Predicted 3D model of a 366-nucleotide RNA (Bacterial RNase P class A) from Zetaproteobacteria bacterium CG1_02_55_237. The prediction has a mean pLDDT of 77. The organism belongs to Candidatius Mariprofundia, within Bacteria.
RNA sequence: GGAGUGGUUCGGAUGGUCGCGGUGUUUGCAUUUAUGCAGGCAUCGAGGAAAGUCCGGGCUGCACUGGGCAGGAUGCCGGAUAACGUCCGGCGGGGGCGACCUCGGGAAAGUGCCACAGAGAGUAGACCGCCCUGCAUUGAUGCAGGGUAAGGGUGAAAGGGUGCGGUAAGAGCGCACCGCUUUGUCCGGUAACGGACGAGGGCAUGGUAAACCCCAUCCGCAGCAAGGCCAAAUAGGGAAGCAAUAGGCGUGGCCCGCGCUGCUUCCGGGUAGGCUGCUAGAGUGUGUCGGCAACGGCACACCCAGAUGAAUGAUCAUCGAAGGCUUCGGCUGGAACAGAACCCGGCUUACAGGACCGCUCCGCUA
Numbered sequence: 001g002g003a004g005u006g007g008u009u010c011g012g013a014u015g016g017u018c019g020c021g022g023u024g025u026u027u028g029c030a031u032u033u034a035u036g037c038a039g040g041c042a043u044c045g046a047g048g049a050a051a052g053u054c055c056g057g058g059c060u061g062c063a064c065u066g067g068g069c070a071g072g073a074u075g076c077c078g079g080a081u082a083a084c085g086u087c088c089g090g091c092g093g094g095g096g097c098g099a100c101c102u103c104g105g106g107a108a109a110g111u112g113c114c115a116c117a118g119a120g121a122g123u124a125g126a127c128c129g130c131c132c133u134g135c136a137u138u139g140a141u142g143c144a145g146g147g148u149a150a151g152g153g154u155g156a157a158a159g160g161g162u163g164c165g166g167u168a169a170g171a172g173c174g175c176a177c178c179g180c181u182u183u184g185u186c187c188g189g190u191a192a193c194g195g196a197c198g199a200g201g202g203c204a205u206g207g208u209a210a211a212c213c214c215c216a217u218c219c220g221c222a223g224c225a226a227g228g229c230c231a232a233a234u235a236g237g238g239a240a241g242c243a244a245u246a247g248g249c250g251u252g253g254c255c256c257g258c259g260c261u262g263c264u265u266c267c268g269g270g271u272a273g274g275c276u277g278c279u280a281g282a283g284u285g286u287g288u289c290g291g292c293a294a295c296g297g298c299a300c301a302c303c304c305a306g307a308u309g310a311a312u313g314a315u316c317a318u319c320g321a322a323g324g325c326u327u328c329g330g331c332u333g334g335a336a337c338a339g340a341a342c343c344c345g346g347c348u349u350a351c352a353g354g355a356c357c358g359c360u361c362c363g364c365u366a
Base pairs, nucleotide, nucleotide: 001362002361003360004359005358006357007356008355009354010353012319013318014317015316016315017314018313020045021044022043023042024041025040026039027038028037029036030035031034047337051348052347054346055345056344057343058342059223060222061221062220071219072218073217074216075215076090077089078088079087080086091104092103093102094101095100105214106213110212111211112208113207114206127152128151129148130147131146132145133144134143135142136141160178161177162176163175164174165173179203180201181200182199183198184197185196186195187194188193227276228275229274230273237267238266239265240264241263242262247261248260249259250258251257283302284301285300286299287298288297289296290295323332324331325330
């Protein structure tokens, strides 16, 4: 200098003016006298993802003796944590020269499935080829019967590999080495696992579990529209007292009949509406200690949105990246993804343009 790999971080800046929401304080007005409205002052006011709502927890209500079935999730080992499907550190398989990336129970318990191509896709399989026999035949060749998985071909995948022997040709058919598998002992490691030595087996065991399934572990249900409090009008409910068997209203042309029905006070449920839950928390920052790390302990400092038809904006000045124009002086331009709604920990997804750190490989120079 080039190529790459793993991470951290910022997310337009500063100031003025006007406006919006919250809180505190103060003034004025109103009244129901502690509230409302208006104004002044002070102060705070979106994110790294506030998003998707995919996991986990807090909180709240309901349910709950204990257990099982069903259902769902997870899945190498150890650790972190409130918890997790997250994170950290290892182990093993695969990929990369490497930094590093990626995957993770069981397919010899059973069942199912394996498109297309191909003769055959799982109790293997004769399309070509190879070999033997018979017939036709001088032979080549053709036909018929049989053997064969060494070679070709198909496929994502064809039932260990190399060599020697063996054979008509072949084949773990036999043997040697390598691989695989079962098992035993010892050593290292908390463990996953790794290493060493020995014995048995010609090899049985293709893939798929985000197919059913098996094994182990975990999981009550619902969610802030949870839940709690105050509580108008209208209608209806209950209780007490008063009136009363009369009257009124409806039906009907009228009578009888039938049906409905009073006044006052109090009580509770509950709708509209309002208050609460509601933002001081597994909080943030700095330092230090323990730990490889995730993370944890301690000390100090800080308060950092709380709306509800829903605030967080507009504008001016200076600076400001890419891009565009240029007479090279400058001019123009004016920043991505996106926006809280009970809170927190993760994951995933979106993102203009920067800044920084660790490591790897290659080239050059000394």
Its Rfam family is "Bacterial RNase P class A". By type it is a ribozyme. Of the family's consensus pairs, 95% are formed in the model.